[in-house]
RNA sequence: AUCGUUUAACUGGGGUGCCCUUUUAACGGGGGCUGAGAUUAUACCCAUUGAACCUGAUCUGGGUUAUGCCAGCGAAGGGAGUUUCUAUGCUGAAAGC
Numbered sequence: 001a002u003c004g005u006u007u008a009a010c011u012g013g014g015g016u017g018c019c020c021u022u023u024u025a026a027c028g029g030g031g032g033c034u035g036a037g038a039u040u041a042u043a044c045c046c047a048u049u050g051a052a053c054c055u056g057a058u059c060u061g062g063g064u065u066a067u068g069c070c071a072g073c074g075a076a077g078g079g080a081g082u083u084u085c086u087a088u089g090c091u092g093a094a095a096g097c
Base pairs, nucleotide, nucleotide: 008083009082010081011047012046013045014044016041017033018032019031020030021029022028053078054077055076059072060071061070062069089097090096
C1' cells in the first nucleotide's frame, strides 16, 4: 500500500502428550521433540459463521528414538453466549428484524 473482517466488556468451554536421564521405588528434578498451549499456567486456544476440544480410536497409511509427529477419517456424530461497536438491506426516518 492492497485485500479481508469485525471491536469491546462480562460470562463460559477445552487440552496439558512422547522419549532419555536422575530417585530403592513413587512423587518430584534435569534434558530433548511437536505445538498457540505439554510444571493447572495472573497463561494459551475457542464460544453456534462453532476442527478449541471430545467420540470413532488399543482406527488406517506414512514417518520417528518415541508420541494425534504428518495425512486420512471429516460435506461423520457431539460440543461452550449475551450485550455492545461497525457495515449493508427491509425503508424516506425511528424502533425493530

TPP riboswitch aptamer (THI element) from Micavibrio sp., 97 nucleotides, folded computationally. It was read from a public genome assembly, where an Rfam model found it. Its Rfam family is "TPP riboswitch aptamer (THI element)". About the family: Vitamin B(1) in its active form thiamin pyrophosphate (TPP) is an essential coenzyme that is synthesised by coupling of pyrimidine and thiazole moieties in bacteria. On this family, see Rodionov et al., J Biol Chem 2002: "Comparative genomics of thiamin biosynthesis in procaryotes. New genes and regulatory mechanisms". Of the family's consensus pairs, 100% are formed in the model. Taxonomically the source falls in Micavibrio (Bacteria, Bdellovibrionota, Bdellovibrionia, Pseudobdellovibrionaceae). The coordinates come from a structure-prediction model, not an experiment, and the mean pLDDT is 76.